[in-house]
Molecule: transfer RNA
Organism: uncultured archaeon
RNA sequence: GCGGCUGUAGUCUAGCCUGGUUAGGACUCGAGCCUUCCAAGCUCGUAACCCGGGUUCAAAUCCCGGCGGCCGCA
Numbered sequence: 001g002c003g004g005c006u007g008u009a010g011u012c013u014a015g016c017c018u019g020g021u022u023a024g025g026a027c028u029c030g031a032g033c034c035u036u037c038c039a040a041g042c043u044c045g046u047a048a049c050c051c052g053g054g055u056u057c058a059a060a061u062c063c064c065g066g067c068g069g070c071c072g073c074a
Base pairs, nucleotide, nucleotide: 001073002072003071004070005069006068007067010027011026012025013024020057029045030044031043032042033041050066051065052064053063054062
């Protein structure tokens, strides 16, 4: 330099192909219940679509560019 894959809460992940519910789940974290206390359990809550642009009534999803990561070729 070229090609392929990939990026969603603190962590892991579904959803993307086929655009449309308030972006779902698990763990963590916070509060409460329970318990003599802790753990466990139960309830509630906080928190996310890598960045910019385009298309569209509507974009995590489609298109373009950029950045990061992984793999391969040179």